[in-house]
RNA sequence: AAUAGAGGUGCAAAUGCAAAGAGUACAUAUAUUUAGCUUGGUAGGCAUUGAGAUAUAUGAAAAGGUGUAAUUGCCGAAGUGAUAAUUUACCGAGGGUUAUUGCUGGUCGUUUGUUUAAGAGACACUCGACUGUCAUCAAUAUUUGAUGGAGUGCUAUU
Numbered sequence: 001a002a003u004a005g006a007g008g009u010g011c012a013a014a015u016g017c018a019a020a021g022a023g024u025a026c027a028u029a030u031a032u033u034u035a036g037c038u039u040g041g042u043a044g045g046c047a048u049u050g051a052g053a054u055a056u057a058u059g060a061a062a063a064g065g066u067g068u069a070a071u072u073g074c075c076g077a078a079g080u081g082a083u084a085a086u087u088u089a090c091c092g093a094g095g096g097u098u099a100u101u102g103c104u105g106g107u108c109g110u111u112u113g114u115u116u117a118a119g120a121g122a123c124a125c126u127c128g129a130c131u132g133u134c135a136u137c138a139a140u141a142u143u144u145g146a147u148g149g150a151g152u153g154c155u156a157u158u
Base pairs, nucleotide, nucleotide: 001158002157003156004155005154008075010074011073012072013071015069016068017067018066026059027058028057029056030055031054032053033052036046037045038044040091041090042089078104079103080102081101082100083099084098085097086096087095088094105131106130107129108128109127112124113123114122115121133149134148135147136146137145138144139143
């Protein structure tokens, strides 16, 4: 350097089903009100032929996110921060994609915060537990304990 592997409630993707989103947005009708509404702003659109708002009645979603079943690709799998380019009508904000780069071994719980419809979930941080791997030391010795490190690591073969 190449190839093949291990960690385990392992990671991710898309598909089916389900809950929630929500009886919400939205549409129609009636009544009341009256001039702007829509946006952070501009443009555009709608609007005295009554927009918009309020109430009632009828009809009535979707996306992101979640769970579950099997399938597929894998073990920096993947997640996240920063920068740059590109994209979302334009600027800003936010989001998507790509590249470079930093951090994180993995899982679970927890503190605070952000995000979200959300007490779900995700992310960052704090504090713990369990677990894999390597190094050092010790021992009752080929597995048990203690301490410490990180995945550009670890093991095997060539």
Lysine riboswitch aptamer from uncultured Veillonella sp., 158 nucleotides, folded computationally. Its mean pLDDT, the model's own confidence on a scale to 100, is 80. Of the family's consensus pairs, 100% are formed in the model.